The RNA shown here (Lysine riboswitch aptamer) has 170 nucleotides and comes from a Clostridiaceae bacterium. Its mean pLDDT, the model's own confidence on a scale to 100, is 76.
[in-house]
RNA sequence: UACGUAAUUAGAGGCGCGUAGCCUAUCAGUACUUUGCGGUAUACGCCAGAGCAGCGAUCGUAAAGGAAAGGAGUCUACGCCGAAGCAUCUUGAUCAUGCCUGUGUGAAAGAUGCUGGGUUGCAGCAAAAUAUGCUGCAGACUGUCACCUCGGUGGAGCGCUAGUUCAUCA
Numbered sequence: 001u002a003c004g005u006a007a008u009u010a011g012a013g014g015c016g017c018g019u020a021g022c023c024u025a026u027c028a029g030u031a032c033u034u035u036g037c038g039g040u041a042u043a044c045g046c047c048a049g050a051g052c053a054g055c056g057a058u059c060g061u062a063a064a065g066g067a068a069a070g071g072a073g074u075c076u077a078c079g080c081c082g083a084a085g086c087a088u089c090u091u092g093a094u095c096a097u098g099c100c101u102g103u104g105u106g107a108a109a110g111a112u113g114c115u116g117g118g119u120u121g122c123a124g125c126a127a128a129a130u131a132u133g134c135u136g137c138a139g140a141c142u143g144u145c146a147c148c149u150c151g152g153u154g155g156a157g158c159g160c161u162a163g164u165u166c167a168u169c170a
Base pairs, nucleotide, nucleotide: 004166006165007164008163009162010161011160014081016080017079018078019077020076021075023073024072032065033064034063035062036061037060038059045052046051047102048101049100084115085114086113087112088111089110090109091108095104096103116142117141119139120138121137122136123135124134125133126132144155145154146153147152
């Protein structure tokens, strides 16, 4: 000087990411149970069947009792820097009254693809929710590399920095 989207190890970004546990608030005086009163059955009720129900169902009301899951917050511990998240597909724990069948539900795992990161605003979805999460768009910021008129502009993590190894050329 040239050559490779090479492999491997260790790192960096910062209100950095995720998991688990205790506690706390919310969920909610809700669902549900019992009793009293009302009321009267194609309401095709309780997810469907089964089963229950004029010995009064579903429903309404009063009293008494009264949750849970999911989501969230602080703290602690652990694992990390495609950390992680999202979309599609495959498998599918658990749950929906005890069992069975069905129908839903969807923990966790894998494959492919997209997103550098946090943050603010708007919109949409989820959720009980004005908490919060996710996605999209936009703004400024930030880390990194490249280029430049040194002011800025642009790209993406299959990136960037450092080391080692292999291959190739002089």